[in-house]
């Protein structure tokens, strides 16, 4: 230099001016203005896929169901997360990537090709018989009973491989090695497992990201959980000197009077009763800026715009609410993830929710020009992303302009 | 905040124990028929089965992760 693998990392900068949202002082003609200080999102704040802190409710015990997880050890407040190893696969190598328990419990699948697809299977091909026919007598051709899984063909898959024997041809049929599967032993590992070495029957096929079986782990809901104060209207209980006089009017009743034979009717009367409105008196409260007398206005019995207490509790506020499994350094332990000790730094907290714009300068890529071309430098344009707190964390997984670092592995060339 | 359904042609849908070359209707395109056009008849074309990855001999269908759209409960 050139192709790659893994990792951690930043994700614009300063300055000016104009604005936003809490917080603290201060001030005033003060319940909202104006100064002034001093704060203000992220690596994922987001998808809500997973675990947990917090908080309310449920809860005797078992069992069955449902849903999650799924090689081993360890980390942790837990995890479907991490680390480290063990097996498998892919890669020439650093490296990568596995929903990686059980198919010799059971059920269930496999199109099409194929003779046969899961208690295997006989299309071609080989062999023995047996008929028939040929014949150069070696044998050959057809037919059928049968044997045979070595050959051939199909299929993702065809029930171990070589190579010897053995057979009428064949076959773990028999032996030898291998490769695999079961058991049992020896060593290594804590552990999956890894080595070996007897011994068996020779061969157990694939799918569980079909159903299912094995262990294991899971009580529900979420900050709009939850807790406090509490307007207004309902709701309940007490109170508040009028069942005061007078007069009209209007309803109901019951007597009388009048008419009618009677039911019955009537603009008359008288007596109770409700009701309603004036006015007197009483009372209570407030006014006529001191008292009295005197005036004025409001209430006075309630189905009340009235006074007070009472419980739940709306709107409203507060509180949860952000200093926490936290940030950076150093040392220790450990291969790691982690974890310990010691210093250090920290201020978003809130509502449908502010963190933002403009200019000048730099920074970064990017294009064009200026140069014969590359660089180098100058000018001009342009871009500078994804995104956006809402109760807090650990992860996972998703988006991302553009850029730094740092360890590997490999070819190529130089010394 | 808690949770659920859908994605197949331009459109509206089908698709089942996973086994196709993915179909149906309207639409589109040619031709028959007509003087012409409709409708009829007849052929024909059009598909990342929303993405990726993965299981399997095979995946529109099975699992995992993401993207739209939609809808419900406090």
């Nucleotide at each position: 230099g050139g192709a790659g693998c893994g990792g951690a990392c930043c994700g614009g900068g300063u300055g000016a001016c104009c604005g936003c949202u809490g917080g603290c002082c201060g001030g005033c003609a003060a319940c909202g203005c104006c100064g002034g200080c001093g704060a203000g999102a992220g690596g994922a704040a987001a998808g809500u896929c997973c675990g947990g802190g917090c908080u309310c409710c449920g809860c005797a015990g078992g069992a069955c169901g449902c849903g999650a997880u799924g090689g081993u050890g360890g980390g942790u407040a837990a995890c479907g997360c991490c680390c480290a190893c063990c097996g498998g696969c892919c890669g020439a190598a650093a490296g990568g990537c596995c929903c990686g328990g059980g198919a010799a419990a059971g059920c269930g699948c496999a199109a099409c090709a194929g003779a046969a697809a899961g208690c295997a299977a006989a299309c071609c091909g080989c062999c023995u018989c047996g008929c028939g026919g040929g014949u150069c007598c070696g044998c050959c051709c057809g037919c059928g009973c049968g044997g045979u899984a070595a050959g051939g063909g199909u299929g993702a898959a065809a029930c171990g491989g070589u190579g010897a024997g053995g057979u009428a041809a064949g076959a773990g049929c028999u032996c030898a090695c291998c490769a695999g599967c079961a058991g049992g032993c020896u060593g290594g590992g804590c552990g999956a497992c890894c080595a070996g070495c007897c011994u068996g029957g020779c061969u157990a096929g694939g799918c569980a990201a079909g159903c299912c079986c094995c262990a294991u782990c899971g009580g529900g809901a979420g900050c709009a959980a939850g807790g406090c104060c509490a307007a207004g209207c309902a709701g309940g209980g007490a109170g508040c000197a009028g069942c005061g006089c007078u007069a009209u009017u209007c309803u109901g009743g019951c007597g009388g009077c009048c008419g009618g034979c009677a039911a019955c009717g009537g603009u008359c009367c008288g007596c109770c009763a409700g009701a309603a409105u004036a006015g007197c008196c009483g009372u209570g409260g407030g006014c006529c800026g001191g008292u009295c007398c005197g005036g004025c206005c409001c209430g006075c019995u309630a189905u009340g715009a009235c006074u007070c207490c009472c419980g739940g509790g709306u709107a409203g506020g507060c509180c949860g609410c952000u200093g926490g499994a936290g940030u950076g350094g150093c040392c220790g332990a450990g291969c790691a993830a982690u974890c310990g000790g010691c210093c250090u730094c920290c201020u978003a907290g809130a509502g449908a929710a502010a963190u933002g714009g403009u200019c000048a300068c730099c920074c970064a890529c990017c294009g064009c020009g200026c140069u014969c071309a590359a660089g180098c430098g100058c000018g001009c344009g342009g871009u500078g992303a994804c995104a956006g707190a809402a109760c807090c964390c650990g992860g996972c997984u998703u988006a991302c302009a553009g850029g730094u670092c740092c360890g590997c592995u490999c070819c190529a060339a130089a010394c | 905040g808690c949770c659920c359904c859908a994605g197949u042609a331009g459109c509206u849908c089908a698709g089942u124990u996973g086994g196709a070359u993915a179909g149906a209707g309207c639409a589109c395109c040619g031709g028959u028929u007509u003087c012409c056009u409709a409708a009829a008849c007849u052929g024909g074309a059009g598909g990342u089965c929303g993405c990726g990855c993965g299981u399997u001999c095979g995946a529109g269908c099975c699992g995992c992760g993401c993207c739209u759209g939609g809808g419900g409960c406090g």
Predicted 3D model of RNase P RNA and transfer RNA as a complex of 489 nucleotides. Rfam match: Bacterial RNase P class A. Its family is annotated with tRNA processing, ribonuclease P activity and dimeric ribonuclease P complex in the Gene Ontology. The family's RNA type in Rfam is ribozyme.